RNA sequence: AUGCGGGAGAGCGCCUCUUUAUCCGGCAACGGAAAAGGAGGCCGCCGAAGGAGCAACCGCCCCGGAAACUCUCAGGUCAAAGGACCGCAU
Numbered sequence: 001a002u003g004c005g006g007g008a009g010a011g012c013g014c015c016u017c018u019u020u021a022u023c024c025g026g027c028a029a030c031g032g033a034a035a036a037g038g039a040g041g042c043c044g045c046c047g048a049a050g051g052a053g054c055a056a057c058c059g060c061c062c063c064g065g066a067a068a069c070u071c072u073c074a075g076g077u078c079a080a081a082g083g084a085c086c087g088c089a090u
Stems, first nucleotide, its partner, number of pairs: 001090006011043001013042008022033004044077003050073001051071003057065003
């Protein structure tokens, strides 16, 4: 490094717009209801991809490497995916 397995945390929040099948009223235009998806905005929250900061500590030592700590830029906040880290195999 690759493959397999395990792997946490935190609103499936609020608002607006839009699409689609369904139901009701209607001659029609259209209106209403409820369900699902998508886009945008607003905050709250989490940290174990990444990133950044301090620093215990370490080293070939005056220069470097540095966390699971800290910050949340990114990421995440039903599930899926991802996921530090751990185990096994090559």